[in-house]
This is a predicted structure of a 72-nucleotide RNA (transfer RNA) from an Anaerolineae bacterium. It matches the Rfam family "tRNA". It is annotated as a transfer RNA. The sequence is in RNAcentral, with records from ENA.
RNA sequence: GGGGCAGUAGCUCAAUGGGAGAGCGCCGCCCUUGCACGGCGGAGGUUGCGGGUUCAAGCCCCGCCUGCUCCA
Repeated sequence: GGGGCAGUAGCUCAAUGGGAGAGCGCCGCCCUUGCACGGCGGAGGUUGCGGGUUCAAGCCCCGCCUGCUCCA
């Protein structure tokens, strides 16, 4: 330098172009003499950045950045 894959909540990851979610973690309540376990509820997101297409983009297209990997 070129090819491929990945980037979404604090972490690990989902999500047919139309409601952004799960598990763990965090907070509160219930349970307990108390803690843990368990149950219920809640907070938490510029979907890496910038453009484009579209009535509508996490998803499609272009460029860039970062990481992993392959070739040279």